[in-house]
RNA sequence: ACGAUUCUUCGGGGUAUGUGAAAGUCAUAACCGACGGUAAGUGUGGUCUAACUGCUGCAUAAGUCCGUGAGCGCCAAAUGCUUUGGCGCCGAGCCGGUGAGAUUCCGGCACCGACGGUAGAAAGUCCGGAUGGGAGAAGAAUGCA
Repeated sequence: ACGAUUCUUCGGGGUAUGUGAAAGUCAUAACCGACGGUAAGUGUGGUCUAACUGCUGCAUAAGUCCGUGAGCGCCAAAUGCUUUGGCGCCGAGCCGGUGAGAUUCCGGCACCGACGGUAGAAAGUCCGGAUGGGAGAAGAAUGCA
C1' cells in the first nucleotide's frame, strides 16, 4: 500500500408576476441538478529544452453517456408488520464546430424530473412520509499476510 471486520462523522438544490373566490399546482417568465465512472476543458506542480513542442503528477469538470441511489411491485428468509436478501419496473440530447479521437470541450436550440397531500385548481421548486433511508465520501481502530 491492497483486501477484511467494526466504529465515527459527513452525505440534495430551486419562484416571481398575471388571472382568479381560491394556484409557490394554471399561463408567462425564471430557477435547480444526489453518488461512482469516463473526458481532449480549466487550474496547479514536476521534468525535458536556449525557448516552444513534448512527457508526467495532483485537483476539478456530464441533470439527458455507462452504472448506482431514493420510490413502486413481486418473491424468500428472519422477525413480527418491520428488517434483510433476490428479481423486476424506474425521466430526458440533438444539430453545428474543432480534432486522430468528444452524446463530456465550444456555439446554438431543445428536453427531463418518484409517491401521498391540496377548496372543482393539475406541483422538479409548497406540505408530508423524513429528526427517516441512501448510493457513496472522509477518518479511526482491530486482526491477517